A computed fold for a 94-nucleotide RNA from a Pseudomonadota bacterium, annotated as TPP riboswitch aptamer (THI element). Model confidence (mean pLDDT): 76 of 100.
RNA sequence: CGGACAAGCCGGGGGUGCCCCUGGGUGGGCUGAGAAAGACCCUUGGAACCUGAUCCGGGCAAAACCGGCGGAGGGAAGGCUUGCGGGCAUGGGC
Repeated sequence: CGGACAAGCCGGGGGUGCCCCUGGGUGGGCUGAGAAAGACCCUUGGAACCUGAUCCGGGCAAAACCGGCGGAGGGAAGGCUUGCGGGCAUGGGC
């Protein structure tokens, strides 16, 4: 000196859907990091998340889900510390 990289703390942002049973759910199942979890994820080098979208293609018993859309538009301010990496200078030794 540092976003080549990692971790921690603080601040900030975000989603919580679908299917089945039931009069009701602190019931069951599916995908996922996370389906109100006390957690999880994201923080501009931003696909966390929202709009487009009652979208298009695939998929399933059905939905979920996958891909496109997306070199589209938005989206939170980031800060500090410790590692770690690099550079320079000085001193000593050979």

The source organism's lineage runs through Bacteria, Pseudomonadati and Pseudomonadota.